Fluoride riboswitch aptamer (crcB RNA motif), 71 nucleotides, folded computationally. The coordinates come from a structure-prediction model, not an experiment, and the mean pLDDT is 76. Of the family's consensus pairs, 100% are formed in the model. It was read from a public genome assembly, where an Rfam model found it.

[in-house]
RNA sequence: UGUCCCGAUGGGGAUGGAGCGCCCCGACAACCGCCCGACUCGGAGGCCGGGCUGAUGGCUCCUACCGCACG
Repeated sequence: UGUCCCGAUGGGGAUGGAGCGCCCCGACAACCGCCCGACUCGGAGGCCGGGCUGAUGGCUCCUACCGCACG
């Protein structure tokens, strides 16, 4: 110096926070939801426009937001 493996105290699991499990990555990483239309393209994909669900990957909560009703 190069390659491979392990690995947390590190990073992550589509919108904020807390607790406890689970999972992924090992930094050129993991992760960054779904649907429709138009354009482009051999394809993959990219871009533009529109729509939908969810504050969790799981469970228990807090907060924010929206709707309805009452005062």